[in-house]
Molecule: transfer RNA
Organism: Brettanomyces nanus
């Protein structure tokens, strides 16, 4: 250089073009406990990598770029 793939919360991971983007871990507060851990309850936390396009509607489809990973000479 060329080809293929990846990108969603602090981390990991779902979501058939259509509900308020879900779940686990973590985190915060409370309950319980002499304290801690464990357990239980509630909450906060995502401009879905960037910029365009298609569509009534895009995390999802298309184009370009970027990031990371793999293959190839």
């Nucleotide at each position: 250089g060329c080809c293929c793939g990846u990108g969603u919360a602090g981390c990991g991971u779902a979501a058939u073009g259509g509900u308020u983007a879900g779940c686990g871990c973590g985190u915060u507060u409370g309950a319980c406990u002499u304290c801690u851990a464990a357990u239980c309850a509630a909450g906060a936390g995502a401009u879905u990598c960037u910029g365009g396009g298609u569509u009534c509607g895009a995390g999802u489809c298309c184009c370009a770029g970027c990031u990371c990973g793999g293959g190839u000479g």